[in-house]
Context: one part of a larger RNA
Molecule: large-subunit ribosomal RNA, domain IV
Organism: Desulfovibrio piger
RNA sequence: CUCUGGCCAAGGAACUCGGCAAAAUAACCCCGUACCUUCGGAAGAAGGGGUGCUUUUUAGGGUGAAACGAUUCACUCUGUCGAGCCCUGAAAAGCCGCAGAGAAAUGGUGGUGGCGACUGUUUACUAAAAACAUAGGUCUGUGCCAAGUCGUAUAGACGACGUAUACGGACUGACGCCUGCCCGGUGCUGGAAGGUUAAAAGGAGGAGUCAGCGCAAGCGAAGCUCCGAAUUGAAGCCCCAGUAAACGGCGGCCGUAACUAUAACGGUCCUAAGGUAGCGAAAUUCCUUGUCGGGUAAGUUCCGACCUGCACGAAUGGCGUAACGAUCUCCACACUGUCUCGGCCAGAGACUCG
Numbered sequence: 001c002u003c004u005g006g007c008c009a010a011g012g013a014a015c016u017c018g019g020c021a022a023a024a025u026a027a028c029c030c031c032g033u034a035c036c037u038u039c040g041g042a043a044g045a046a047g048g049g050g051u052g053c054u055u056u057u058u059a060g061g062g063u064g065a066a067a068c069g070a071u072u073c074a075c076u077c078u079g080u081c082g083a084g085c086c087c088u089g090a091a092a093a094g095c096c097g098c099a100g101a102g103a104a105a106u107g108g109u110g111g112u113g114g115c116g117a118c119u120g121u122u123u124a125c126u127a128a129a130a131a132c133a134u135a136g137g138u139c140u141g142u143g144c145c146a147a148g149u150c151g152u153a154u155a156g157a158c159g160a161c162g163u164a165u166a167c168g169g170a171c172u173g174a175c176g177c178c179u180g181c182c183c184g185g186u187g188c189u190g191g192a193a194g195g196u197u198a199a200a201a202g203g204a205g206g207a208g209u210c211a212g213c214g215c216a217a218g219c220g221a222a223g224c225u226c227c228g229a230a231u232u233g234a235a236g237c238c239c240c241a242g243u244a245a246a247c248g249g250c251g252g253c254c255g256u257a258a259c260u261a262u263a264a265c266g267g268u269c270c271u272a273a274g275g276u277a278g279c280g281a282a283a284u285u286c287c288u289u290g291u292c293g294g295g296u297a298a299g300u301u302c303c304g305a306c307c308u309g310c311a312c313g314a315a316u317g318g319c320g321u322a323a324c325g326a327u328c329u330c331c332a333c334a335c336u337g338u339c340u341c342g343g344c345c346a347g348a349g350a351c352u353c354g
Base pairs, nucleotide, nucleotide: 001349002348003347004346005345006344007343008342010340011339014338019335027051028050029049030048031047036041038174052095053094054093055092056091057090058089059088060087061086062085063084067080068079070076071074096100108333109332110331111330113328114327115325116324120132121131136172137171138170139169140168141167142166148158149157150156175320176319177318178317180250181249182248185247186246187243188242189241190240191239194238195237196236200232201231205227206226207225208224209223212219213218251269252268253267254266255265278312279309290306291305292304293303294302
């Protein structure tokens, strides 16, 4: 010097990203206990007091000797009285120590806010969370040989020996108050008049070959082979509607009030429609340490407001919310070697010598 323990004057978080680590709290009994609340909780809230030993008294419970009594005279029975012993509680007086839950084990507490309702689940070996799940909500599919799924399957099986209060899929995520506008695009559902459209059907027409004709050039029936126009031809697409707790989307410029400022109001352009309620520098705010207020002597964090929302917003849910959390943020009390600032002690290493 390193590690593991123990102690410390005065101060008490000044340490540090951060009270990390340590300290403190702690058991049982009694008293007492706020905001808030879904009336269950919060709550062991918080905050106080007691606890050993001896003696005496007393209360409750258990056991129940001896004695007395009774009888069917057996060491049988019930009853009375009830000693002793055991268990539990209370009170008083006294005793000792620094200390009585005398060791060990054994909650630190309070306040504010974010997120997630909660218990639960997860990256076996760097992440336990605000992620996943969840009960609840909504949409959608499915009428039974169900939809859906496994399977090479006209097998077989799950779904289910269930039957729409059921089962599958998707989204949201307890509860409370709510969930606005847009169907133009994409998707889905429905429609079927018209347009387009496959195989197939159809066979106008053409080509090759070859009898025959012709002096030749060439023409060329039937058959065989090949190409092939019109026409007929479903779903789909185009088209017409519906549908947003389907995918998604939810404007700009200019002017205007008797101080100024602002604009309830007006004009205009564009759109499918122009963001409603609520919230808002937020897990979202770039500028930004925004501005004001609170807390501190001093606060880029925190809390409350404002609204100029770069770029919140309503089941990709919005805003609240008791309880809960090895969650994240801020503050306070207690407590301390975290620190001012080090020191000492014990053990194990390192080091030196052997």